[in-house]
RNA sequence: AGCGAAGUAUUUCAGUUAGGUAGAAAGCGAGACCCAUAAUCUCGUAGUCAUUGGUUCAAAUCCAAUCUUCGCUA
Numbered sequence: 001a002g003c004g005a006a007g008u009a010u011u012u013c014a015g016u017u018a019g020g021u022a023g024a025a026a027g028c029g030a031g032a033c034c035c036a037u038a039a040u041c042u043c044g045u046a047g048u049c050a051u052u053g054g055u056u057c058a059a060a061u062c063c064a065a066u067c068u069u070c071g072c073u074a
Base pairs, nucleotide, nucleotide: 001073002072003071004070005069006068007067010026011025012024013023020057027045028044029043030042031041032040050066051065052064053063054062
């Protein structure tokens, strides 16, 4: 330099195929249970979907550019 993949909650990820209310688990907090702790159960907790612009009635999702990380080729 060229090509490809990825970026979503504190963390690990799903959701993109086919645009239509942003989710799961872990974590954290509170409560129940217990002599107490752990385990278990219940409730709660959190997002500018990397950034900017465009298309659309409507964008995490489609289009363009940029940024970051990883891989391959030279």